[in-house]
């Protein structure tokens, strides 16, 4: 250098406010005006490059986690590279895929976090923080099962 393997750390349910609703104050009081708080709770998610649309997976909540803008590992397309389909290898092609690399189908599997309510601490106060204790579901994981190329050259049997 480059490959392998194992442990840590980061990472987007992220950031950010001008409506409604909340809390203080005040006025000329069912409206007004300053100010202030809250505005997504984890799990899970990225070959390189460019584009394009944009409300981009799960499940939890006494449900404002409402609207709003902006991004996002998600989706569609193009090109390049790898994985997987033929008894092997090589080129060129097809068709699926993304490094846990085809596709479909079953069953296992699987350390949630907040909220809630209990303490402790900061606010007049909405409200913030810290502490212990609980319960997901998709998806990944391995398991089992069906199914999945063609040409040309060569070799193998």
């Nucleotide at each position: 250098u480059u490959c392998c393997c194992c442990a840590c750390g980061a990472c987007a349910g992220c950031g950010c406010c001008a409506g409604c609703g909340c809390c203080c104050g005040g006025c000329u009081u069912g409206g007004c005006c300053g100010g202030g708080a809250c505005g997504a709770c984890g799990a899970g998610g990225u070959g390189a490059g460019g584009g394009g649309a944009g409300u981009a997976u799960c499940g939890a909540a006494c449900a404002u986690u409402c609207g709003g803008c902006g991004g996002a590992u998600g989706c569609c397309c193009c090109u390049c590279c790898a994985c997987g389909c033929c008894c092997c290898u090589u080129c060129g092609g097809g068709c699926g895929u993304g490094u846990c690399a085809c596709u479909c189908a079953g069953a296992c599997c699987g350390u949630a976090a907040a909220a809630u309510a209990u303490g402790c601490g900061g606010g007049c106060g909405a409200c913030c923080g810290c502490a212990a204790a609980a319960c997901a579901a998709a998806g990944c994981g391995g398991c089992u099962g069906a199914g999945a190329c063609c040409g040309a050259a060569g070799g193998a049997c």
Description:
GlmS glucosamine-6-phosphate activated ribozyme aptamer from Flintibacter faecis, 157 nucleotides, folded computationally. The source organism's lineage runs through Bacteria, Bacillota, Clostridia, Eubacteriales and Flintibacter. The prediction has a mean pLDDT of 79. Rfam family: glmS glucosamine-6-phosphate activated ribozyme aptamer. From the family's description: This entry contains a glucosamine-6-phosphate activated ribozyme that is found in the mRNA for GlmS. GlmS is an enzyme that uses fructose-6-phosphate and glutamine to generate glucosamine-6-phosphate. On this family, see Jansen et al., Nat Struct Mol Biol 2006: "Backbone and nucleobase contacts to glucosamine-6-phosphate in the glmS ribozyme". It is annotated as a riboswitch. The RNAcentral record of the sequence draws on Rfam.